Predicted 3D model of a 94-nucleotide RNA (Glycine riboswitch aptamer). Model confidence (mean pLDDT): 82 of 100. The sequence was found by an Rfam model in a public genome assembly. It matches the Rfam family "Glycine riboswitch aptamer". From the family's description: This family represents the bacterial glycine riboswitch. Its family is annotated with glycine biosynthetic process in the Gene Ontology.
RNA sequence: GUGGCUCUGGAGAAGCCCAGAAAUGGGGACCGAAGGUGCAAAACGGCGUUCGCGGGAAGGCCGUCGAAUCUCUCAGGUAAAAGGACAGAGUAGG
Numbered sequence: 001g002u003g004g005c006u007c008u009g010g011a012g013a014a015g016c017c018c019a020g021a022a023a024u025g026g027g028g029a030c031c032g033a034a035g036g037u038g039c040a041a042a043a044c045g046g047c048g049u050u051c052g053c054g055g056g057a058a059g060g061c062c063g064u065c066g067a068a069u070c071u072c073u074c075a076g077g078u079a080a081a082a083g084g085a086c087a088g089a090g091u092a093g094g
Base pairs, nucleotide, nucleotide: 004091005090006089007088008087009086016027017026018025019024029078030077031076035074036072038070043064044063045062046061047060049058050057051056
């Protein structure tokens, strides 16, 4: 340094409406911090252009690659509990 386990902290958004005895089903609204989607620069490669006597230089187009707490809202969620990215501490390993 890395993942596992334990403890601590840990945000947002209706305890919405309708049907139903309940289970559950339907509806539009909202949130982003499980998970998932998307991409910028840089880097690499290719092809023109311009400049230069030249070694080269500048810039353009295309392709590959390409992160996040950004983005989307598929999933998930919208009292408490649970979950929870991330952070701190401890612990046993490889």